[in-house]
Context: one part of a larger RNA
Molecule: small-subunit ribosomal RNA, 5' domain
Organism: metagenome
RNA sequence: CGCUGGCGGUAUGCUUAACACAUGCAAGUCGAACGGGAAUCUUCGGAUUCUAGUGGCGGACGGGUGAGUAACGCGUGAGAAACUGCCCCUUGGACAGGGACAACAGCUGGAAACGGCUGCUAAAACCUGAUGUGCCGAAAGGUGAAAUAUUUAUAGCCAAGGGAUGUGCUCGCGUCUGAUUAGCUAGUUGGUUGGGUAAAGGCCGACCAAGGCGACGAUCAGUAGCUGGUCUGAGAGGAUGAUCAGCCACACUGGGACUGAGACACGGCCCAGACUCCUACGGGAGGCAGCAGUGGGGAAUUUUCCGCAAUGGGCGCAAGCCUGACGGAGCAAUACCGCGUGAGGGAAGAAGGCUCUUGGGUCGUAAACCUCUUUUGUUUGGGAAGAAACCUGACGGUACCAAACGAAUAAGCCUCGGCUAACUCCGUGCCAGCAGCCGCGGUAAGACGGAGGAGGCAGCGUUAUCC
Numbered sequence: 001c002g003c004u005g006g007c008g009g010u011a012u013g014c015u016u017a018a019c020a021c022a023u024g025c026a027a028g029u030c031g032a033a034c035g036g037g038a039a040u041c042u043u044c045g046g047a048u049u050c051u052a053g054u055g056g057c058g059g060a061c062g063g064g065u066g067a068g069u070a071a072c073g074c075g076u077g078a079g080a081a082a083c084u085g086c087c088c089c090u091u092g093g094a095c096a097g098g099g100a101c102a103a104c105a106g107c108u109g110g111a112a113a114c115g116g117c118u119g120c121u122a123a124a125a126c127c128u129g130a131u132g133u134g135c136c137g138a139a140a141g142g143u144g145a146a147a148u149a150u151u152u153a154u155a156g157c158c159a160a161g162g163g164a165u166g167u168g169c170u171c172g173c174g175u176c177u178g179a180u181u182a183g184c185u186a187g188u189u190g191g192u193u194g195g196g197u198a199a200a201g202g203c204c205g206a207c208c209a210a211g212g213c214g215a216c217g218a219u220c221a222g223u224a225g226c227u228g229g230u231c232u233g234a235g236a237g238g239a240u241g242a243u244c245a246g247c248c249a250c251a252c253u254g255g256g257a258c259u260g261a262g263a264c265a266c267g268g269c270c271c272a273g274a275c276u277c278c279u280a281c282g283g284g285a286g287g288c289a290g291c292a293g294u295g296g297g298g299a300a301u302u303u304u305c306c307g308c309a310a311u312g313g314g315c316g317c318a319a320g321c322c323u324g325a326c327g328g329a330g331c332a333a334u335a336c337c338g339c340g341u342g343a344g345g346g347a348a349g350a351a352g353g354c355u356c357u358u359g360g361g362u363c364g365u366a367a368a369c370c371u372c373u374u375u376u377g378u379u380u381g382g383g384a385a386g387a388a389a390c391c392u393g394a395c396g397g398u399a400c401c402a403a404a405c406g407a408a409u410a411a412g413c414c415u416c417g418g419c420u421a422a423c424u425c426c427g428u429g430c431c432a433g434c435a436g437c438c439g440c441g442g443u444a445a446g447a448c449g450g451a452g453g454a455g456g457c458a459g460c461g462u463u464a465u466c467c
Stems, first nucleotide, its partner, number of pairs: 001461003006339006012332002014297001019295003023292003028057003033054002036051006064250003073175007082167002087163007095129004104119006134143003148155002176222003183213003188210008225247004229240004252273005275286004303329001305328003311325001312323004342372004352363004377405006386395001412457005417438003423452005433440002
C1' cells in the first nucleotide's frame, strides 16, 4: 500500500523539511523581607482579603530535538591543580551608623512599544565604621562579615572547618570509510617571565630555542550524536542505536557577554542577518527541535481532551499556588499477548452449485432439524482498590460482581507448474495477461481471467530494509 475487520490487556505512534507556524496553555511563588493602593467588615482602636512595585528564592531543573561533532564527544579505568546555592554536622558571631531608588504625586514626550523631568518614601535592597578564628605575607603588616520577622514556637543572617551531592579539568586504552588524500604544522613544539581562571595548561602576551605529528596512516575528504542496549545467529560474529535509562550537543542563523552557586541561558539580554507581523513611516514586535494543533514535504505517524486525585518538582512556617513533568482518557489491528465468532447429536447423504463415462463423485455432518451453553453482546441492579493522611479520586459509575434475554452481535486474506502444502472445468489464443528464480500464453493452458474444489495463516498478501 491492497483486501478484510468482533473484543480486551500492555506497549508504541513524523524514520521525510534542525521546513514555516494562526490560537491556547507549558514557571512561578513568597504579605512570616518592605513601603503603598483597592475592596469588605468595624466596637472607629483596627482587622481580613487581593495585589502593581522594591526585595528573596526559582526561571541552569523538568520537557524537546539529533542539526553539528571522528572529538577526552562517548565508553572504561586512573588522576590532581579546583569550585559547589539548597541539605547535614561542628565552632564562633550578628555592634554602631548613613544615604538613596522604585512604587506614589505633579508636569511632560510618543501612533504604539516604551519613556523623560521634578518631588516624597520603606526594607532582610545599598553603603560606611567597629570586631574577627580566616586569607596574603618570612616577618612587620595588610585585607576582610552579618538582617531581621512573627502568633514567642521557630524560621532566617555572617564567618570558618568538615561531609554529601553536583560540576569543571588531565591522562591510559577503545571508538566508521577512503592512499584514485603522503606529507602536515608559526602559537606551531618546548622553555623563561607575566597575565588570566574556581582550577593545571600556549588558555593568552612578551622574549628565547627549533621544535612537534606522520605508512602502528598524520593531514585531507566522506559519513555519523556515543553508550547501556536492540535485532539476528548454535556460537563467533553481522547489523543497528525507535520507545526506556546514562552522557553530550543544539534552541530562527551567526556572534557576544551580563546576572548568578551554577548559563555564555529553548519560553532572559545585546549586536548582525534572513523571514513574518504592526505602524500615524518617526519607529516597534516575534522565534513550537515544550503540549495540542495548522500548512508544507512524504509511502507514512494521533486529540487545539481531563486532572493536579497519585508520583515528582518550584516557592512558601503553613494553608496553599503553579506544574501540557506526570497520572489518565481519545484516535490507529502499528506491535505483542489473550479471547471469541458456538457445543453435542443429526442422511449411504435434502435442495442447490461444480463435475460427469448419466452409473456416479464432491461441497458434506456441512445445512435443515433436535438438545444444550452464554465467553462475548444487550438491558437492569450493585460497585471498588489506587489515600500514605482527618479531608481529598482526573481515571469513573471505569474495572469487577449479580440477574435477565437470546445462537444470538462477530471470518477473512493469499495461494494451488517446480522450488512449495494444495486440481479440475470454462473463457482467451505469443492477445489479454502472469512472474521471486526457472519460466508460462501462438485453439484441448493444472502457470493468464472466472468458477467449483483444495492448501496455508488467523488478519492475510505486496513493497522497502536487517540478520